[in-house]
This record gives sequence, C1' cells and structure tokens, in this order.
RNA sequence: UAAAUUCUUUGGGGCGUGGUGCAAUUCCACACCGAUAGUAUAGCCUAUGAACACCUUCUUUGCAGGUGCCGAUCGGGUGCAAUUCCCGAGCCGACGGUACAGUCCGGAUGAGAAAAGAAUGAA
Repeated sequence: UAAAUUCUUUGGGGCGUGGUGCAAUUCCACACCGAUAGUAUAGCCUAUGAACACCUUCUUUGCAGGUGCCGAUCGGGUGCAAUUCCCGAGCCGACGGUACAGUCCGGAUGAGAAAAGAAUGAA
C1' cells in the first nucleotide's frame, strides 16, 4: 500500500416587490434556484438517482432484479484541449392538493445516485 467484504456518517436549492381578482408565493411583470459521476470547471454534452407504469423471483404485499418513461443552448473569444471558463443572448424543471405551482403544502423524520471515514485483510 491494492482487490474484496462488512459497518458508520453525510447525502437538494429557490417567491421578494408590484398588478388583476371574492380568492393566486399558482395568473401577469420583474425576482430567485440548480442532486451525483465523467470530461478543461457543466441545470441544458454523456451517464446515474428520485416520481410513475409494467414484468420476474421468492416469500406474502415487502424487498430485490429488469424494462419502459424521464426537461432544456446557441453565437463569439481564449486555449493543445472548454455546448463546462470569459462575454452576450436564450431555454428547462415529476406526481397529488389548491385560482393554473421548478420555488407553498403532501407522499417524505421516506428513498437514493454518490461522497467521506472505520474495521477485517493476503503478499
């Protein structure tokens, strides 16, 4: 000091002001936010996770595995290299509830990609 196994902890942010209205953090104007891994630093490139639907196994209604579904970016500059940096202009955001919700309430004191640490450990 490696593989592997086990365990522990961590593990998602955001509506402020004005307008209309009986009623809106939901509409309108401006505002605000950006999980994880990879890669030249990424909400919008490639993947992963959460929600939902279906299938399979076991046992019985829960776990595991699998499939489906799963939003959005361009132009210029620098550079060996950037849809990631800089400049500019854009765009996107599950389901249920409620005056139509990325930001409120709820499933969720849940689940989880993953990250960090500890123990065991052969040579």